[in-house]
Molecule: Bacterial RNase P class A
Organism: marine sediment metagenome
RNA sequence: GUCGUCAAGGAGAUCGCGGGGGCCUAGGCCUCCGAGGAAAGUCCGAGCUUCAUAGGGCAAGGUGCUGGUUAACGGCCAGUCGGGGUGACUCGAAGGAAAGUGCCACAGAAAGCAAACCGCCCAGCUUGCUGGGUAAGGGUGAAAGGGUGCGGUAAGAGCGCACCGCCUGUUUGGUGACAGACAGGGCAAGGUAAACCCCACUUGAAGCAAGACCAGACAGGAGUCGCGUUGCCCGCGUCAUGACUCCGGGUUGGUCGCUUGAGCCAGAGAGCAAUUUCUGGCCUAGAUGAAUGAUCGCCACCGGCUGCGGGUAACCAAGGUCGGGACAGAACUCGGCUUAAUAGGCGAC
Numbered sequence: 001g002u003c004g005u006c007a008a009g010g011a012g013a014u015c016g017c018g019g020g021g022g023c024c025u026a027g028g029c030c031u032c033c034g035a036g037g038a039a040a041g042u043c044c045g046a047g048c049u050u051c052a053u054a055g056g057g058c059a060a061g062g063u064g065c066u067g068g069u070u071a072a073c074g075g076c077c078a079g080u081c082g083g084g085g086u087g088a089c090u091c092g093a094a095g096g097a098a099a100g101u102g103c104c105a106c107a108g109a110a111a112g113c114a115a116a117c118c119g120c121c122c123a124g125c126u127u128g129c130u131g132g133g134u135a136a137g138g139g140u141g142a143a144a145g146g147g148u149g150c151g152g153u154a155a156g157a158g159c160g161c162a163c164c165g166c167c168u169g170u171u172u173g174g175u176g177a178c179a180g181a182c183a184g185g186g187c188a189a190g191g192u193a194a195a196c197c198c199c200a201c202u203u204g205a206a207g208c209a210a211g212a213c214c215a216g217a218c219a220g221g222a223g224u225c226g227c228g229u230u231g232c233c234c235g236c237g238u239c240a241u242g243a244c245u246c247c248g249g250g251u252u253g254g255u256c257g258c259u260u261g262a263g264c265c266a267g268a269g270a271g272c273a274a275u276u277u278c279u280g281g282c283c284u285a286g287a288u289g290a291a292u293g294a295u296c297g298c299c300a301c302c303g304g305c306u307g308c309g310g311g312u313a314a315c316c317a318a319g320g321u322c323g324g325g326a327c328a329g330a331a332c333u334c335g336g337c338u339u340a341a342u343a344g345g346c347g348a349c
Base pairs, nucleotide, nucleotide: 001349002348003347004346005345006344009299010298012296013295014294015293017034018033019032020031021030022029023028024027036327040338041337043336044335045334046333047332048207049206050205051204055234056233057232058231060203061202062201063200064199065079066078067077068076069075080094081092082091083090084089095198096197100196101195102192103191104190117138118137119134120133121132122131123130124129125128146164147163148162149161150160151159165187166185167184168183169182170181171180172179173178211256212255213254214253220247221246222245223244224243225242226238227237228236263282264281265280266279267278268277269276270275301324302323303322304321305320306319309316310315
């Protein structure tokens, strides 16, 4: 230099907060538990809940090399190809431009069934112009219809040849992306799909303020006509004791959902790995105007100053003293991604 990983101080005293249990008893006492690696952003993917277990068509969106992993994913792992780096390593919106359409600004002679501005060559004459050939050289541009060399030619040109590249075919290896070998072809099929589009796969909507239930209160009135949480249509369900809107009145409490879960820890096995199987152990916040805190010294860690002492010196250094420790904070629950950030430690290459 590159890549990864650990930890997010320890024990104590005093005061205090939320939840569970117990005791006396009706507000005290005892006891147990009490944030994160990102609890965050809410960007993906699921569980769960309600709508009709959600069906057909159109539209719209998402993903896009291959194989695996998983409940699932746009995540992760292993590989392929391409770019970067001397290298460890790293980055990639990486399907299709020989289906179609569009676009390619400026510059330039010419920007797509190519093109002659300069130059080069040939011819003609009026001797610096006209006609023709030429894509080797110059110039323009992001891009000029393979590259290098030899031959060839009036000058040139895959015009011919060798090598490299490209395309097609066969074959070998690989599950595959792809790679190698051989043969043929003189080279077509410029770029752009973070332009439309095509292809393959995929997506119902809304979300725990989802939703289920209990208790309690009041006073009704007016209007609209279909309504049903999908962008549209079909279909389906239900239907006037209905649905929605407005005015007025009332309640504006409680329980469940709620934390045992794709859970965590340890060991053994399978696998390169992501991951998975078995055995054993553990229970680890559930608040809702929202707890998880504050103070005090002690020890540990790091830094500055000083410095007993050691050393030729650089420097090391007992002890003392001063200072430092971030980002942030659960709100139904998980798997990822991204972002934020500290005193420090460790490992591999």